[in-house]
RNA sequence: GAGCCUCACGCGGGAGAGACCCCGGCCGAAAGAGCCAGGGCGCCGAAGGAGCAACCGCCCCGGAAUCUCUCAGGCAACCGGACCGCGCGAGGAAC
Repeated sequence: GAGCCUCACGCGGGAGAGACCCCGGCCGAAAGAGCCAGGGCGCCGAAGGAGCAACCGCCCCGGAAUCUCUCAGGCAACCGGACCGCGCGAGGAAC
């Protein structure tokens, strides 16, 4: 010094599944939209978590997913969102 790996930050992209039902409260003359809490059934997987495992390692054992589960989370919009791209910073290994 240009790349490689890990992490953080910023920007962009980012799926799936009931704008479900019951009931109470807030606002309101009422209707009614919205918000909040509780209950019920049905669903989703890509925060997190857990499980098995191809595979890998130093092979006692350990690391392991976009698979599986659905505890958590989610099912109009907003928010969130694994992962991807770009930018930037720090650290690390090697040349």